[in-house]
Molecule: THF (Tetrahydrofolate) riboswitch aptamer
Organism: sheep gut metagenome
RNA sequence: GCAGAGUAGAUUACGAAGCGUUAAGUGCCGAGUGAACAGGGAGUUGUCAUUCGGACGAAAAGAGAUGAGCAAUCAUCCUUGCGGUUUCGCAGUCGCAUCCCGCUGC
Numbered sequence: 001g002c003a004g005a006g007u008a009g010a011u012u013a014c015g016a017a018g019c020g021u022u023a024a025g026u027g028c029c030g031a032g033u034g035a036a037c038a039g040g041g042a043g044u045u046g047u048c049a050u051u052c053g054g055a056c057g058a059a060a061a062g063a064g065a066u067g068a069g070c071a072a073u074c075a076u077c078c079u080u081g082c083g084g085u086u087u088c089g090c091a092g093u094c095g096c097a098u099c100c101c102g103c104u105g106c
Stems, first nucleotide, its partner, number of pairs: 001106004009094004014089005019083003028054008039101004060080003064077005
């Protein structure tokens, strides 16, 4: 000098268990606070978490069960769905913004 490895994490498919379906969550915008970013150091206008504010916004159905009630009906559960839904498992893909040093091979 050339090539390469490795993280947090992101995302997709599948599986399981939940939550919501009386709308929380997800996604979008603005502001604040905090955290992390390969073995070491630095680190953003990028990433993530959280708080506040704002705009938008949804798919329910059932012939079932139990209980309450004179009844109408109500409550809970169950089944099938639905939600840019949550967590975990597993596989794949991507993966330090960037800078310096280090590691492996030549």